[in-house]
This record gives sequence, structure tokens and C1' cells, in this order.
RNA sequence: CUCUUAUUCAGAGGGGUGGAGGGACCGGCCCUACGAAGCCCCGACAACCAGGCCAGCGAAGUUGCUGUCCCAGGUGCCAAAACCGGCAGAGAUACUGGAUGAUGAGAG
Repeated sequence: CUCUUAUUCAGAGGGGUGGAGGGACCGGCCCUACGAAGCCCCGACAACCAGGCCAGCGAAGUUGCUGUCCCAGGUGCCAAAACCGGCAGAGAUACUGGAUGAUGAGAG
């Protein structure tokens, strides 16, 4: 980077450094010198994977799947619903679905 799959209206910030951008893209609307991004430290949130207890199901050589509870090792994440919209449902609002993006796990 590509593919598969699950989730995506919940939750959670301080310090140092830095010095003008950031919220993926486009339109809007916001955040930002009362200090943006990036980097470092500490802390928090969450529970995808890993790990542990128990239960159920399956396989048959000690393992797999599912559920529940615990934990916090690997990721992730800590303005606003993924900030809102974008495509379709004739138009608008709302809603539903989708696309795109993001994150985890697996494969190449």
C1' cells in the first nucleotide's frame, strides 16, 4: 500500500518544546498568538487484540467458537456526533441506506 471483516451520536488533558496553522478531502461552520500542527513527558478514557475465571457448543489428542466477568500487556484515543453536509430515496427539513475516512483484527 491492497484485500477481508468488525466498530464508528459513549468516554477521557495537563506540562515542556515549537511558532502558524488545524478539524482526512470539497463546501460550510468552527478551533487557534489567552499559542495551531509536529515532537517529548506524565495522566486519563476505552476495551478491538492478547491474558485469566466461569458457562455453553463443537472437534478429537489438550484445541476451536460463542457468551459473561476481570485485567490493562499490544494498539487506539483524549473540542464540537467521524463538527455538519457531499451520493440515493423527486425537492426542502427530518430520517434511512450508501460512499469516503478513521481504528482494531486477519491475509497478501

SAM riboswitch aptamer (S box leader) from a Herpetosiphonaceae bacterium, 108 nucleotides, folded computationally. Rfam family: SAM riboswitch aptamer (S box leader). Rfam links the family to the GO term regulation of gene expression. Of the family's consensus pairs, 88% are formed in the model.